[in-house]
A computed fold for a 90-nucleotide RNA from a Betaproteobacteria bacterium, annotated as c-di-GMP-I riboswitch aptamer.
The coordinates come from a structure-prediction model, not an experiment, and the mean pLDDT is 86.
The sequence was found by an Rfam model in a public genome assembly.
RNA sequence: ACUGCACCAGGGCAAACCCGUCGAAAGGCGGGGACGCAAAGUCACCGGUCUAAUGGAACGUUUUGUUCCGAGGACAGCGGGACCGCCAGU
Repeated sequence: ACUGCACCAGGGCAAACCCGUCGAAAGGCGGGGACGCAAAGUCACCGGUCUAAUGGAACGUUUUGUUCCGAGGACAGCGGGACCGCCAGU
């Protein structure tokens, strides 16, 4: 540097769902729980997806309502990329 077919070590993480908690929501965090994962370790840089409180627009008309737009919010367990790393093999 490449590879993860097979073998070895310590093992690691934890989907759905449930409880608590934060949040407008998406979702996050903690506990339980394991569908899976060799980067399911870290980073929103590119694409994608989710949400739409604040804000903007339209309509309505005194009730602060309805609809639409829109990340500065979120997903790293959607793909790409960057950085770092365990074991084994070559």